A computed fold for a 145-nucleotide RNA from Specibacter cremeus, annotated as FMN riboswitch aptamer (RFN element). Rfam family: FMN riboswitch aptamer (RFN element). From the family's description: The RFN element is a highly conserved domain that is found frequently in the 5'-untranslated regions of prokaryotic mRNAs that encode for flavin mononucleotide (FMN) biosynthesis and transport proteins. This element is a metabolite-dependent riboswitch that directly binds FMN in the absence of proteins. In Bacillus subtilis, the riboswitch most likely controls gene expression by causing premature transcription termination within the 5' untranslated region of the ribDEAHT operon and precluding access to the ribosome-binding site of ypaA mRNA.The FMN riboswitch structure, reported in present an FMN-bound six-stem junction, adopts a butterfly-like scaffold, stapled together by opposingly directed but nearly identically folded peripheral domains. Its family is annotated with FMN binding in the Gene Ontology. The source organism's lineage runs through Bacteria, Bacillati, Micrococcales, Micrococcaceae and Specibacter.
[in-house]
Formats: sequence, structure tokens, C1' cells
RNA sequence: AACGUGCUCCGGGGUCGGUGAAAGUCCGAACCGGCGGUGAUAGUCCGCGACCCGCACGCAGGCCGCCAGUGAUGGCGGCAGGCGCUCGGUUGAACCGGUGGAAUUCCGGUACCGACAGUCAAAGUCUGGAUGGGAGAAGCACGUA
Repeated sequence: AACGUGCUCCGGGGUCGGUGAAAGUCCGAACCGGCGGUGAUAGUCCGCGACCCGCACGCAGGCCGCCAGUGAUGGCGGCAGGCGCUCGGUUGAACCGGUGGAAUUCCGGUACCGACAGUCAAAGUCUGGAUGGGAGAAGCACGUA
């Protein structure tokens, strides 16, 4: 160095103008880009994460019915939910030219995309779940050989 276990810390950016009774939501113009990978630097390639879903799996309970029992309680069946370092599903968007050994990643040009809930009016940019979760990053300790 590598691997294993435990712990600590870090871990998402972005608005102005117009109209209007009302818009950071409409219209115009602007702005933003998580993590790992890659022959070379990526919002648009490959994968991951967040949100959401599941009659999957697991865990602990609740309610109803029937049965057993003196009872405490137990068994069986049914119903609607909760939780999760699990599993599965779902989840957007790029081309052309140039340079080069190599780039859908760089340079030039022109495009495109952006969870859910809320809102005097429709949201990538406001508010909220979230002082949460998280891909992962850095470090420390112990152990193995």
C1' cells in the first nucleotide's frame, strides 16, 4: 500500500424586468449543474444517489373474527397501516465542426433537461418535508497477512 471492523468529519447550485388585484410560478431575458467511472476535464455517455411506488423480503405492533384454555394467554384466518444501510420498479436531456494518439468530457457553434407537496397565478431558481436522508470523499484507531 491492500483488505476487514469500528469511529470522526465533510457531503447541491441558481432571478431580474414586464403584465396583473395577485406571479422569484405566466411572458421576455438571465442564471444553476450532487457522486463514482471514462484512452482527456461530462447536467445530456455508463452507472449511483435524492423524491415516488410495491400484494417483494424482513422487523415490531394494531383492529376484527373463530378456536383452545378456569384464567393469564396461545393458535389460526382476515383487514388497514408503520418502519427499513434489504430487494425490485420508476426517475430527464446533445448534436455539428475543430484539435488530438485518445474527448457525445476540451475549444467554437447551436440546442436540450430538471422529483414531490404548497402557493392570491401554472415553479430547475421561492417555501416545505429537510437541523432529515444520501451516492460518495477525507481522516483516525484496531486487526489480518